[in-house]
RNA sequence: CGGGAUGUAGCUCAGCUUGGUAGAGCACCGCGUUUGGGACGCGGGGGUCGUCGGUUCGAAUCCGGCCAUCCCGACCA
Numbered sequence: 001c002g003g004g005a006u007g008u009a010g011c012u013c014a015g016c017u018u019g020g021u022a023g024a025g026c027a028c029c030g031c032g033u034u035u036g037g038g039a040c041g042c043g044g045g046g047g048u049c050g051u052c053g054g055u056u057c058g059a060a061u062c063c064g065g066c067c068a069u070c071c072c073g074a075c076c077a
Base pairs, nucleotide, nucleotide: 001073002072003071004070005069006068007067010026011025012024013023020057028044029043030042031041032040033039050066051065052064053063054062
């Protein structure tokens, strides 16, 4: 330098193909059961969907640029 993959809650991920209310598990907070811990049950909080633009009535989803990480190749040594 070229090609590809990934980026969504604190963590691991789904949702994207086919645009229409942002989700799951774990974690966290509260309550209950228990002498207490753990465990279980019930309830709750937490997101500018990497970033900047474009298309659209409407974008996590489609299009373009950029950034970060990883993989492959080329180049140099």